[in-house]
RNA sequence: GCGAGCAACUCUGGAGAGACCGGUAAAACCCGGCGCCGAAGGUGCACGAAUCGCCCACCCCACCGCGGGACGCGUUUCAAAACUCUCAGGCAAAAGGACAGAGGGGCGC
Numbered sequence: 001g002c003g004a005g006c007a008a009c010u011c012u013g014g015a016g017a018g019a020c021c022g023g024u025a026a027a028a029c030c031c032g033g034c035g036c037c038g039a040a041g042g043u044g045c046a047c048g049a050a051u052c053g054c055c056c057a058c059c060c061c062a063c064c065g066c067g068g069g070a071c072g073c074g075u076u077u078c079a080a081a082a083c084u085c086u087c088a089g090g091c092a093a094a095a096g097g098a099c100a101g102a103g104g105g106g107c108g109c
Stems, first nucleotide, its partner, number of pairs: 005107002009103005018034001020033004035091003041087001042085001044083001048078003052074003058069003061065001
């Protein structure tokens, strides 16, 4: 100096589902009730990997053994998502919003 990467920041786009009912006089807050959504965050798990145990038949040995290995079976751990659960959050607008694009810096390879 260049290029991918990481975590933020700024700008732009960004879905879904009751402006539900009652206390109570929009929304919001609080209390109670019924119905919903999934894209803040969080939960769960697959392929696979590792670990320990078992293992008639298979292979090997310096051989008849608590031997080694493979296949197979089981335990435990790690393990993805826009899937899943709806804990949290949300169900007019606003705010938020996974994700995407752009920008100028930072980190470190």
Predicted 3D model of a 109-nucleotide RNA (Glycine riboswitch aptamer) from Montanilutibacter psychrotolerans. The organism belongs to Montanilutibacter, within Bacteria. The sequence is in RNAcentral, with records from Rfam. It matches the Rfam family "Glycine riboswitch aptamer". From the family's description: This family represents the bacterial glycine riboswitch.